[in-house]
Context: one part of a larger RNA
Order: sequence, then C1' cells, then structure tokens
RNA sequence: CGCGCAGGGUGGAUGCCUAGGCGGCAAGAGGCGAAGAAGGACGCGGUAGCCUGCGAUAAGCCCCGCGGAGCCGGCAAACAGGCUUUGAUGCGAGGAUUUCCGAAUGGGGCAACCCGUCCGCCGCAAGGCGGACAUUGCCGGCCGAAUCCAUAGGCCGGCGAAGCGAACCCGGCGAACUGAAACAUCUAAGUAGCCGGAGGAAGAGAAAUCAACCGAGAUUCCCUAAGUAGCGGCGAGCGAACGGGGAACAGCCAGCGCUGUUUAGCGCCGGCCCCAGCCCAACGGUCUGGAAAGACCGGCCAUAGAGGGUGACAGCCCCGUAGGCGAAAGGGCGGGCGUGGAACCAGGAGCGCAGCAAGUAGGGCGGGACACGUGAAACCCUGCCCGAAGACGGGGGGACCAUCCUCCAAGGCUAAAUACUCCUUGCCGACCGAUAGCGAACCAGUACCGUGAGGGAAAGGCGAAAAGAACCCCGACGAGGGGAGUGAAACAGAACCUGAAACCGUGCGCGU
Repeated sequence: CGCGCAGGGUGGAUGCCUAGGCGGCAAGAGGCGAAGAAGGACGCGGUAGCCUGCGAUAAGCCCCGCGGAGCCGGCAAACAGGCUUUGAUGCGAGGAUUUCCGAAUGGGGCAACCCGUCCGCCGCAAGGCGGACAUUGCCGGCCGAAUCCAUAGGCCGGCGAAGCGAACCCGGCGAACUGAAACAUCUAAGUAGCCGGAGGAAGAGAAAUCAACCGAGAUUCCCUAAGUAGCGGCGAGCGAACGGGGAACAGCCAGCGCUGUUUAGCGCCGGCCCCAGCCCAACGGUCUGGAAAGACCGGCCAUAGAGGGUGACAGCCCCGUAGGCGAAAGGGCGGGCGUGGAACCAGGAGCGCAGCAAGUAGGGCGGGACACGUGAAACCCUGCCCGAAGACGGGGGGACCAUCCUCCAAGGCUAAAUACUCCUUGCCGACCGAUAGCGAACCAGUACCGUGAGGGAAAGGCGAAAAGAACCCCGACGAGGGGAGUGAAACAGAACCUGAAACCGUGCGCGU
C1' cells in the first nucleotide's frame, strides 16, 4: 500500500413529516386619502433585544354584544407585582386618543429636522396649551388701477382637487431584438415601455347599420363561418365579413304651452344576508405494549362513518361534523303600509307649437385607420386649402354611372351578458414536500453585494411528555468525555428522527 471481515469518524443523501407555498371553485369586496392615506421614523412593558400590538390616554382608554375561568401577546423561562364570577383575558360592532415624517399643505430642508406670523386661554415673567396660516379649479361677494364706464388686479367666504393602490379598461406617445435563413418595404407590434384618465368594471350601444329584390333590426361576449374571401418585396407573414348557433337583453332624453296624475322625499313596520357565537347523538372489558385508537369479546349512535387531535390505526375520548339556533351596535339587499296631495325641487302620460344639428357633408393635397402595404380602393378619422343641400332633401349598398333597395350624419344618456384579483371567507386538488413548492415553511426582500438604479441568499424535524441529565470523576472553576440518573429508546443529549455515498482513522486476517 492492496484485499477481506468487524466496528467507528465525517458527511447530510434517502425515507417519513409539515408549520409554507402552488393551482382552482363558490361567494363577498372592489378602493384608501386634507376628518391627513399608503408607507415609514421615533417611542410605549417593573425588563436588555427583536417580532407583534399600540401612540404621550402609547402590548393600551370608553361603550355595546358574544363568551364563561382563568389572565397580564410571541421568541422565553424565572423574579417582582397585579387583574378576575361586581364577569377579567379572549372574540366581534361602534367610539376616543392617535408624537414626527410622508400628497405634506405656515416658510425652509440633506424625510422623520430647523425657523416663523396671527388669534384665544393660562402665567409676574421666562414660557406653556389650543387654533389658524400652502397651491389651485369652480361658485358667490367686497374692494378696485393706468382710464369715464370697464377690465386687470387684490381680499373674503363656500365647495372641490392633489397622493397611494395588484391586475383588468379607455386614451396619448411609442421602440428594438427577432422573423424574412442577408436586408430596406414588411414582420415583431400598436407589443414592451412612458404618460393621462376612470370604474367596479371600463369601452361600445338604439342604424345616415346590414342585406340583396328575400329579409334582418342597438351594443357586448362565445362557438362557427375560416385559416375561407382577401392582403402580401403575392416573400416572411397578416387575415376578415355576410350568414348560422348560443349568453344576455332595454330602451331613451331635450324648448315652450295646456291638460292631468303619481313617484321620489319623509315616517312606521316586517323579511333575508354579512361582520362574534351557541346547542349538538353514541363505549366498555381483556390481551400485547412505554403508551391502545391495534387484536379479541360484547354493545351503542348515525339527517352526524368530512376532517383534525389524543403516547401506534378512534363514528361513540377531545375539537368538530349532519341538523338546528343566534345580534345590542354597524353594514348590505329587498318589501309593505302611511303621510301634504302639488306650495318648492324632480319625474311620468296625453295634446298642440317649435326644433331635429355647417366651416358640417363633400372635394383636393398629406397622413392615419380599416384583415386591405395606393391599389380599380369604397367606408371611417383629419393637419392645410376649398366648400353644399335643407325631406320636392341627404347618406350608403367596395372606383364610377343608372335603376332599385335601405337608412337619416354633423347633440346626449343607457343596465345585463364580458375582463381582472392587491384583498376577505369557505371549500377542493391523480399539485410540491425543504436543491421541491413563492425569492422567502425559519424575524426575507432579511443578511450580504453595489455610489446608484438594482441584485439577492443560506437556513425546517430531540422526545409522547423536558422527564433537557441532580450528584461524582478526568480536565483549566474549560472544551470534550466517563459514571450515575430520566426515558420505550440517549448510537433520541440539545452540532439532537432516519443517517446513504464520497472522504478519513482503528482492530484482526491475508498478500506485496
């Protein structure tokens, strides 16, 4: 040094587990904010830190409801001191307080700091306490220049705005990589990104629409038509509509006058739902074992044999489950009755009168958008220049013309079917099981890296129960270990379940 056997160290694979994730289904909610948000800084405990909670009234204050015996949150025990059947702790509704920063708004500023003015109260004073003071849109009022009226401007009051938020939505601006096997038109794509705006949805929407000589009858969404018709360096590729079948359905408004009636509003009373909860059936023995829920024996309940826990596998031990019940306060949905009957505001019906949209339609030029790249290119939008008609009128039917058909632009509103999920509750999974599953099961957007934008980890498991090893010995009053003791087990001893391999020793045998 090799081989074999035995027994170890190291290491943390594997198995098992799950506190966390992932994906969905149903319902809810779909906003918060100058009454100061989101997010933070700093504080608050008898206590040194962090987390959680809270805010100088500071792990809390008041009230109402539920609940019913313990409690003073967690890591995390002990000590000290308290609270509680006069109902604490806990859970839910409402309220009070809520430092400083932050839209941050008195001014400033290197966020959590610095410095003011005015008013009120207290104080001898120093000072303390409370309040107000940003900008801007709209409305109302007062004052009011040059400059007569006016206007500008100034001041006061009222209402609003701002900032944040995961995706969805509408609009404005708008790439490149890439593909075309190069590349320029084209594509990627009106995507990503940036900006503005809104809502629980948004947008669209009640035919100047289609169709085809038959007819349909707002919009939106799905299936189909159809990868069709087309578009296209006719390359790459892009890609409809008519029609049909479904989902959901809803239509309306306006100025004046007359007629004439009620809703809304207000008051009262039920109902249902949400935000705490409550009741809830039925088991014993023997054996094995550390432990019974296992085995055996004999019972019972079941509108409950979902699930979880309990020292191994429990319908009947515990929590639950089926079923049933429940709200003082707050919120949501929907209904009934009454009230003055028209004085104010608003709405509906009938009749009459009026009105029914002009720098518009259309044309030219240049663009955009339509599946459609200028094409024979209609229809739609419009930057510039022109520019009608008036229902005896006008638009459209894919150049254009005629006939025919159809509709009425240049004002506005409109639920549902559709899209999404930061969030709440319940439930589910031929989803993961710690190199997986979210980056994050663990104090993670942390440690750490970076000037910064930004990047971004590793890290779970003793045991049924701490019963977490009193005491003794070696050692340095160590580290570590040996006894003793606990435990079913300590080769379960905290570097703790299992404990693979690489890697490193030990003993014995054999070989060289």